[in-house]
Context: one part of a larger RNA
RNA sequence: CCCUUUUUUAAGGAACUCGGCAAAAAAACGAGCGUAACUUCGGGAUAAGCUCUCCCCACAGCAAUGUGGGGUGCAACCAACGUGUUUCAGGCGACUGUUUACCAAAAACACAGGUCCCUGCUAAGUCGCAAGACUACGUAUAGGGGCUGAUGCCUGGCCAGUGUCCGAACGUUAACGUGAGGGGUGAAAAUCGAUUUAUCGAGACUAGCUCUGAUCCGAAGCGCGGAUGAACGCCGGCGAUAACUAUAAUCGUCCUAAGGUAGCGAAAUUCCUUGACGGGUAAGUUCCGUCCUGCACGAAUGGCAUAACGGUCUGAAAACUGUCUUAAAAAGGGACUCG
Numbered sequence: 001c002c003c004u005u006u007u008u009u010a011a012g013g014a015a016c017u018c019g020g021c022a023a024a025a026a027a028a029c030g031a032g033c034g035u036a037a038c039u040u041c042g043g044g045a046u047a048a049g050c051u052c053u054c055c056c057c058a059c060a061g062c063a064a065u066g067u068g069g070g071g072u073g074c075a076a077c078c079a080a081c082g083u084g085u086u087u088c089a090g091g092c093g094a095c096u097g098u099u100u101a102c103c104a105a106a107a108a109c110a111c112a113g114g115u116c117c118c119u120g121c122u123a124a125g126u127c128g129c130a131a132g133a134c135u136a137c138g139u140a141u142a143g144g145g146g147c148u149g150a151u152g153c154c155u156g157g158c159c160a161g162u163g164u165c166c167g168a169a170c171g172u173u174a175a176c177g178u179g180a181g182g183g184g185u186g187a188a189a190a191u192c193g194a195u196u197u198a199u200c201g202a203g204a205c206u207a208g209c210u211c212u213g214a215u216c217c218g219a220a221g222c223g224c225g226g227a228u229g230a231a232c233g234c235c236g237g238c239g240a241u242a243a244c245u246a247u248a249a250u251c252g253u254c255c256u257a258a259g260g261u262a263g264c265g266a267a268a269u270u271c272c273u274u275g276a277c278g279g280g281u282a283a284g285u286u287c288c289g290u291c292c293u294g295c296a297c298g299a300a301u302g303g304c305a306u307a308a309c310g311g312u313c314u315g316a317a318a319a320c321u322g323u324c325u326u327a328a329a330a331a332g333g334g335a336c337u338c339g
Stems, first nucleotide, its partner, number of pairs: 002334008011325002015323001020320001030052004038043001040150001054071007085318007092310002097109002113148007125134003151305004156235003161232002163228005170223003177216001181212005191202004236254005263297001264294001275291005
């Protein structure tokens, strides 16, 4: 010299960087005053911000100040430990909570609240082969399941498809039952032939056994009829039209179960795209506001707004700084040399 942990730094002060990461600064929940938007009237709030935090005597000291004693006041931080940086704007999630033990703490999960479905008690649901158990020594203000997710304003159209529920006239339909008919086998007895009267042979049929089997009967289901969206879901195209132009309240036509309502919108969603206009900056692919041409938002797969809250995400500002311009100095521990 290098690594590491610290300390300090002229002038500047985020120019660093994906990003103020890290560091610095601020910071007494002491006192007095003061405190905005917004708001669910509780909050926001320690908002922000301003001021104060001592006096007398003695001794020491040039002084700053220190030591000791005394005093006033509700209140006289600070050796060390300890002890909010603040503000503005937006997204998401209401909140406190929970989570990937060992790369993710979040906008994910949960949540109170909302709503739908099932369940009348030997409940539904779950576990078990069963006995039985949980639910529950509960009883619809109860229990189980699905979705949504505080609160406020709301939650549009479509039941054609799929699902669920209700209906049961008709069609279709299983096993079982019935057993028309057919096939196989096939005696005994009988018939025929031979005969030594012991018996032997032949063909057919029947019983029996067995295989098959029409018809008739026959439930749910499906077909069929209806209901149902906080059930799964879905929510158009083309052409023309107003006294400049442009645009189209309007008209025509095709298709559909019905053609996306309110609200929001280049958005955690916008490809083209760094859309256009405005704001902020000297300069802004980010940010905020507006527009709407929504490739491909949209209403409990919830829509939009929202005070408070957040180890959240994004943008801006004050203060502050070795993050940087640009590096320098110092200390501790390593590294290095020797033992």